[in-house]
RNAcentral holds the full RNA, with entries from ENA.
Small-subunit ribosomal RNA, 5' domain from an uncultured bacterium, 521 nucleotides, folded computationally.
The coordinates come from a structure-prediction model, not an experiment, and the mean pLDDT is 83.
It matches the Rfam family "Bacterial small subunit ribosomal RNA".
Context: one part of a larger RNA
RNA sequence: GGACGAACGCUGGCGGCGUGCUUAACACAUGCAAGUCGAACGGAACGCCUUGGAAAGAGAUUUCGGUCAAUGGAAGGGGUUGUUUAGUGGCGGACGGGUGAGUAACGCGUGAGGAACCUGCCUUUCAGAGGGGGACAACAGUUGGAAACGACUGCUAAUACCGCAUAAUGCAUAGGUAUCGCUUGGUACAGAUGCCAAAGAUUUAUCGCUGAGAGAUGGCCUCGCGUCUGAUUAGCUAGUUGGUAGGGUAACGGCCUACCAAGGCGACGAUCAGUAGCCGGACUGAGAGGUUGGCCGGCCACAUUGGGACUGAGAUACGGCCCAGACUCCUACGGGAGGCAGCAGUGGGGAAUAUUGGGCAAUGGGCGCAAGCCUGACCCAGCAACGCCGCGUGAAGGAAGAAGGCUUUCGGGUUGUAAACUUCUUUUAACAGGGAAGAGCAGAAGACGGUACCUGUUGAAUAAGCCCCGGCUAACUACGUGCCAGCAGCAGCGGUAAUACGUAGGGGGCAAGCGUUAUCC
Numbered sequence: 001g002g003a004c005g006a007a008c009g010c011u012g013g014c015g016g017c018g019u020g021c022u023u024a025a026c027a028c029a030u031g032c033a034a035g036u037c038g039a040a041c042g043g044a045a046c047g048c049c050u051u052g053g054a055a056a057g058a059g060a061u062u063u064c065g066g067u068c069a070a071u072g073g074a075a076g077g078g079g080u081u082g083u084u085u086a087g088u089g090g091c092g093g094a095c096g097g098g099u100g101a102g103u104a105a106c107g108c109g110u111g112a113g114g115a116a117c118c119u120g121c122c123u124u125u126c127a128g129a130g131g132g133g134g135a136c137a138a139c140a141g142u143u144g145g146a147a148a149c150g151a152c153u154g155c156u157a158a159u160a161c162c163g164c165a166u167a168a169u170g171c172a173u174a175g176g177u178a179u180c181g182c183u184u185g186g187u188a189c190a191g192a193u194g195c196c197a198a199a200g201a202u203u204u205a206u207c208g209c210u211g212a213g214a215g216a217u218g219g220c221c222u223c224g225c226g227u228c229u230g231a232u233u234a235g236c237u238a239g240u241u242g243g244u245a246g247g248g249u250a251a252c253g254g255c256c257u258a259c260c261a262a263g264g265c266g267a268c269g270a271u272c273a274g275u276a277g278c279c280g281g282a283c284u285g286a287g288a289g290g291u292u293g294g295c296c297g298g299c300c301a302c303a304u305u306g307g308g309a310c311u312g313a314g315a316u317a318c319g320g321c322c323c324a325g326a327c328u329c330c331u332a333c334g335g336g337a338g339g340c341a342g343c344a345g346u347g348g349g350g351a352a353u354a355u356u357g358g359g360c361a362a363u364g365g366g367c368g369c370a371a372g373c374c375u376g377a378c379c380c381a382g383c384a385a386c387g388c389c390g391c392g393u394g395a396a397g398g399a400a401g402a403a404g405g406c407u408u409u410c411g412g413g414u415u416g417u418a419a420a421c422u423u424c425u426u427u428u429a430a431c432a433g434g435g436a437a438g439a440g441c442a443g444a445a446g447a448c449g450g451u452a453c454c455u456g457u458u459g460a461a462u463a464a465g466c467c468c469c470g471g472c473u474a475a476c477u478a479c480g481u482g483c484c485a486g487c488a489g490c491a492g493c494g495g496u497a498a499u500a501c502g503u504a505g506g507g508g509g510c511a512a513g514c515g516u517u518a519u520c521c
Stems, first nucleotide, its partner, number of pairs: 001521003006517005013391006019384002021349001026347003030344003035091003040088002043085005048079004056071001059068003098302003107227008117219002122215007130164001132162002139154006170195004176189005200207002228274003235265003240262008277299004281292004304325005327338004355381001357380003363377001364375004394424004404415004429458006438448001465510005471490002476505005486493002
């Protein structure tokens, strides 16, 4: 000198764009953050249509007992009718969002390999969807419990579940032929034996379902190289290293098990200990390098602590399940409920870090044929000079060099064209009027927002501080103090004439900032 997720002191006009718990991965009140589909299904509730015709009944009549009766529309039945939806079922809750505790590791980066692998939705190609069955929710009844939540009996639907048929180019088994290779082998062809599928809905346009091939996307595994400090850590290792067999996995593999062998790693630093998420990048530097990994993007890991699996194409699953621990809450003491490292917000810690805001209008995501619903992702607004950038706080003229201040050798000097005063302008501000783009290859739809912007009116009107002035280092005098009070980055200054302390005048620097502190180069 530069930099910063900064903090502190003094000061503070506006706008744009960014950024904002670096500490306690501490504990969390409250609200919201993942739903959706009635075009999969049976119900239920409320309407609508249709049928039905009760109670009541103006009035008429009467032998006073009644009779007739416009009107009125109840209960009940039916519906290929509408809306809503608890439940069954499907898809999605493995994405998106957060954090960096752990991890020195194939975790990450980079480059290869998989002849050892998987892949829902999507694209494309081929083939198919025949015929049956039994349940379980909902519901009804009974019943347990304070609650959370159940139990029993009975009924019922499906794109829920289960047999059967059909069956290859699929899979398995043992072989054959051809061809190729990279060791186990790969590919193609023709056969043999065995095995496996399906679901319908609708507004009749379509959307779905099953098997197989290919692709795309996403993932999984293996390897080469690279990846902090310590030797005041020198030896480490028994599933350890390898083999055989088996199990397991989508798949290879001590991944696991049994048996066999005795190996494997290490001064080219094993093991142990400490520290740490890694990278694209960022800062600095002429570069080499050094430092760093906040925002944004990629990967990884985690979700109160530890362990476990289930479901599923995909999880060993932040807002799923089970167990154990700690903690908090409810309880009728028998038992239950919870997990903000999502967005806000609270307490605590701290030098220190924001609103319990608006909207799905845009972009994107989930579901749905769609309309649409959901979306604290996202888009916006609010707070903070936290950072960067831009603008303003007026411009021109104006010497009687006014007054005042400071100083003086008392003549003056300086503040100083500075002010006053005259003329002008209106960025900004305030008010008034108009008023967007962002919204598509039909229409509608704008949170931001009556915002940006444009026009007009008013009036210099609303707007300057901070640090420094002995040398380094731009900028000097007076008074006070008297090794005191104090200053200080370094050397140092202060003990009666202090340009170094304090105040004032003057000056220098930067400027809505200026200084200080911490850290990096």